[in-house]
Context: one part of a larger RNA
Molecule: small-subunit ribosomal RNA, 5' domain
Organism: uncultured bacterium
RNA sequence: GGACGAACGCUGGCGGCGUGCCUAAAACAUGCAAGUCGAACGAGGUCCACCCAGUGGCAACACUGGUGAAGACCUAGUGGCGAACGGGUGAGUAACACGUGAGGAACCUGCCCCGAAGACCGGGAUAACCCUCCGAAAGGAGAGCUAAUACCGGAUACCCCCACCAGAUCGCAUGGUCAGGUGAGGAAAUGCAUUGUGCUUCGGGAGGGCCUCGCGGCCUAUCAGCUUGUUGGUGGGGUAACGGCCCACCAAGGCGUCGACGGGUAGCUGGUCUGAGAGGACGAUCAGCCACACUGGGACUGAGACACGGCCCAGACUCCUACGGGAGGCAGCAGUUAGGAAUCUUGCGCAAUGGGCGAAAGCCUGACGCAGCAACGCCGCGUGGGGGAUGAAGGCCCUCGGGUUGUAAACCCCUUUCAGUCGGGACGAAAAUGACGGUACCGACAGAAGAAGCCCCGGCCAACUACGUGCCAGCAGCCGCGGUGACACGUAGGGGGCAAGCGUUGUCC
Numbered sequence: 001g002g003a004c005g006a007a008c009g010c011u012g013g014c015g016g017c018g019u020g021c022c023u024a025a026a027a028c029a030u031g032c033a034a035g036u037c038g039a040a041c042g043a044g045g046u047c048c049a050c051c052c053a054g055u056g057g058c059a060a061c062a063c064u065g066g067u068g069a070a071g072a073c074c075u076a077g078u079g080g081c082g083a084a085c086g087g088g089u090g091a092g093u094a095a096c097a098c099g100u101g102a103g104g105a106a107c108c109u110g111c112c113c114c115g116a117a118g119a120c121c122g123g124g125a126u127a128a129c130c131c132u133c134c135g136a137a138a139g140g141a142g143a144g145c146u147a148a149u150a151c152c153g154g155a156u157a158c159c160c161c162c163a164c165c166a167g168a169u170c171g172c173a174u175g176g177u178c179a180g181g182u183g184a185g186g187a188a189a190u191g192c193a194u195u196g197u198g199c200u201u202c203g204g205g206a207g208g209g210c211c212u213c214g215c216g217g218c219c220u221a222u223c224a225g226c227u228u229g230u231u232g233g234u235g236g237g238g239u240a241a242c243g244g245c246c247c248a249c250c251a252a253g254g255c256g257u258c259g260a261c262g263g264g265u266a267g268c269u270g271g272u273c274u275g276a277g278a279g280g281a282c283g284a285u286c287a288g289c290c291a292c293a294c295u296g297g298g299a300c301u302g303a304g305a306c307a308c309g310g311c312c313c314a315g316a317c318u319c320c321u322a323c324g325g326g327a328g329g330c331a332g333c334a335g336u337u338a339g340g341a342a343u344c345u346u347g348c349g350c351a352a353u354g355g356g357c358g359a360a361a362g363c364c365u366g367a368c369g370c371a372g373c374a375a376c377g378c379c380g381c382g383u384g385g386g387g388g389a390u391g392a393a394g395g396c397c398c399u400c401g402g403g404u405u406g407u408a409a410a411c412c413c414c415u416u417u418c419a420g421u422c423g424g425g426a427c428g429a430a431a432a433u434g435a436c437g438g439u440a441c442c443g444a445c446a447g448a449a450g451a452a453g454c455c456c457c458g459g460c461c462a463a464c465u466a467c468g469u470g471c472c473a474g475c476a477g478c479c480g481c482g483g484u485g486a487c488a489c490g491u492a493g494g495g496g497g498c499a500a501g502c503g504u505u506g507u508c509c
Base pairs, nucleotide, nucleotide: 001509002508003507004506006505007504008503009502010501013381014380015379016378017377018376019374020373021339026337027336028335030334031333032332035081036080037079040078041077043075044074045073046072047071051066052065053064054063055062056061088292089291090290098216099215100214101213102212103211104210107209108208109207112205113204114203115202116201117200118199120154121153122152123151129144131142132141133140134139159186160185162183163182164181165180167178168177169176170175191197192196218264219263220262225255226254227253230252231251232250233249234248235247236246237245267289268288269287270286271282272281273280274279294315295314296313297312298311317328318327319326320325345371347370348369349368353367354365355364356363357362384414385413386412387411394405395404396403397402418450420445421444422443423442424441428436453498454497455496456495457494458479459478460477464493465492466491467490468489474481475480
């Protein structure tokens, strides 16, 4: 000098764009943050035509009650898809976690796209509902009825899988691929809607995931030896799959001064800051990957989880209780308490973009889009412009002549950015649909009107005098100032620097 997710002191006009718990991965009141489909299914409810009864009326008809077709709407439940995405945090992790490059002849993949083939015949249940009962509640038990794209059995098999036989071809060791024969096994919802969409099997793709390896990136030797599933083999189990991943048996190996093992610290990267570069430091916001979800462990469901707003067990904590027993998990968005030098609104909207479900209309979406607060940062703008000397007054200094503040003010002429008031008023939206928002922007009006501070002035370092104080009070980044004439302390005048900021502190280069 530059930089900052900053803080503190003094000060503070406007706008745009960003950024905002770095500390206690501390505890959390309240609301919201993941639902959707009635075009899978039974059932229930609301509305309703005709009809029936009653009341009024001569009648047409009106009102009330009942029944309730076709249909419309709503929904608790069964079922499907989603809930594994999106959002948060950085605790743990020195590891194939990450980055980069390669391999998988050892693998998986819902929805989507392309291609091929198919969907035949049957069956038994169960929620909802009704009845009974237990419980303070959370909830639960028994009996009876019923549906499906829920569940089950059988058939069929282009095909797939497994075993055996024999062949061709290729390779990178185990082996891969292709064609053939025999045998064993394996589907489906022809549903729903009304010309679509679903269902099953197989092959391919896209995207996603899983595994393995080379290389790379912290400190410490005041850590020098470490290791028994340890290292390898055989056989098995397990997995989507290879593998000591797990197990039995066998062998005695494996790693290490090119730093094993231990300890400390730490999410990694694209990048960010600095620097001429090399390098050094960092890893907020944004983007990719990883890990975690009160603490520890576990599996279930599923294409996918060992699952933040799912389940079970244990623990700590909080809450309810009729004392028998129950409920909870903000490192989602707001918000509260605490900690701290310190970090925001319990806002608006699904209008846009994106996501889930749905044939669609649409519903949901604290993702997101916006608004609010904060000079926290960057950038832009303003606080007026021109004229104006007898150089007013006042202040300060003075050698008492004067000097300076100073064209500064007053005064004259002018302008109106921004802010203000009034009027008009968007783009963002493709037909409809705009939270932002009567916002941006445009026009008009009034009037210099509403808008300047902070630090410094001994040297480094740009800017000097007076008074007060008297090694006191104080200053200070270093050198150092202050003990009676202090340009260094305090005040004033003057001056210098930067400016809606200016200084200080902290950290990095």